[in-house]
RNA sequence: CAAUAGCUCAGUCGGUAGAGCAACGCAUUCGUAACGCGUAGGUCACGGGUUCGAGUCCCGUUCGU
Repeated sequence: CAAUAGCUCAGUCGGUAGAGCAACGCAUUCGUAACGCGUAGGUCACGGGUUCGAGUCCCGUUCGU
């Protein structure tokens, strides 16, 4: 310094967690791929604290560089 979906990563000044890729379904096609539409997928590393409210702030722990 970093830890957020299977992977790669966003997330502003604290206000109900997102994208791309991948997966699945539908549509399209003679068929496959691509394109299009949709669905599912999250203990925000773990444990506490502050706060009406924490991915975000504070403390500790673990792991990686």

RNAcentral holds the sequence, with entries from MGnify. This is a predicted structure of a 65-nucleotide RNA (transfer RNA) from a bovine gut metagenome. Rfam family: tRNA. Its family is annotated with triplet codon-amino acid adaptor activity in the Gene Ontology. Model confidence (mean pLDDT): 83 of 100.